[in-house]
The RNA shown here (SAM riboswitch aptamer (S box leader)) has 160 nucleotides.
It matches the Rfam family "SAM riboswitch aptamer (S box leader)". Rfam links the family to the GO term regulation of gene expression.
RNA sequence: UUCUUAUCGAGAGAGGCGGAGGGAAAGGCCCGAUGAAGCCCAGCAACCGAUUCGAAUCAGGUAGGGAGCUACGGUUCCGUCUUGCCGAUACCCGAAUGUCAUGGUGCUAAUUCCUUCAAAAUCGCGUUGUGCAUGCAUCGCAGGUUUUGACAGAUGAGAA
Repeated sequence: UUCUUAUCGAGAGAGGCGGAGGGAAAGGCCCGAUGAAGCCCAGCAACCGAUUCGAAUCAGGUAGGGAGCUACGGUUCCGUCUUGCCGAUACCCGAAUGUCAUGGUGCUAAUUCCUUCAAAAUCGCGUUGUGCAUGCAUCGCAGGUUUUGACAGAUGAGAA
C1' cells in the first nucleotide's frame, strides 16, 4: 500500500508541557489565547486476550425402545425413535453491553458534526391532458423532509 471482515447515535480530564491551529476531502457549520495540533499523565471502552453459563452440535457413552440369536439364565447389534441421562466441543449464536482488564492497539467537542451518489415515500412547484369546478391523471425539478442502500473515511482483527 492492497484485499477480507466486524464496528462506527453509548462512554471518557476545569491535569502538566506546548504554543496556533483543528474538525480526512469539497461545500457548509463549528471548535480554538476562558489556549488548537503535538507530547506526558489520567480516563473510557472492550477489537485482540482471559473466563462462566446457556443454546447448538456430535466423531462419544448409555437407559428406555427396536431387531437378531438363545441351552429362556441371557447375549449380540442398532441407538436415526425418546424435548431421556452422561460426556465432549474448534468455530458460530445468546446472556437488559454475561464477567475480567496484566498486556497489544484504539478512543476521550458536535451521530463518522452535517451534506456530497442512488432509490423509495411524502410535501411543494411547474408541464401536458381532462373536467364547469374541488379535483384526477401524465411527465419533470441542480426544491424541502424522512427512510434505506452505496461511495468515501476511521478503528480493530486476519491475509498478501